[in-house]
RNA sequence: CAACCGAAAAGGCAAAACAUGGGUAACCAUGUCACGCAAAGCUACCAUCCUGGGGACAGGAUAGAGGGGUUACCGAA
Numbered sequence: 001c002a003a004c005c006g007a008a009a010a011g012g013c014a015a016a017a018c019a020u021g022g023g024u025a026a027c028c029a030u031g032u033c034a035c036g037c038a039a040a041g042c043u044a045c046c047a048u049c050c051u052g053g054g055g056a057c058a059g060g061a062u063a064g065a066g067g068g069g070u071u072a073c074c075g076a077a
Stems, first nucleotide, its partner, number of pairs: 005075002012037002017032006035064001041070003045067002047062006
């Protein structure tokens, strides 16, 4: 110095549940909380799901199931 590695410290994210609200639905927002996360940062390209449609397809949701793309903090063994 680097990493496909992950000790420490600093800092970060926030599942489920519950409450309130939004949506036909998938699902989402906020609060409490803390299951976990070294990309649990970003991105709907693949994928999955919902609604409509006879179908082609159209509109929508999921980045904390997985793959791809892309950027990045710290620094021991």
This is a predicted structure of a 77-nucleotide RNA (c-di-GMP-I riboswitch aptamer) from Geobacter sp. UBA698. The prediction has a mean pLDDT of 85.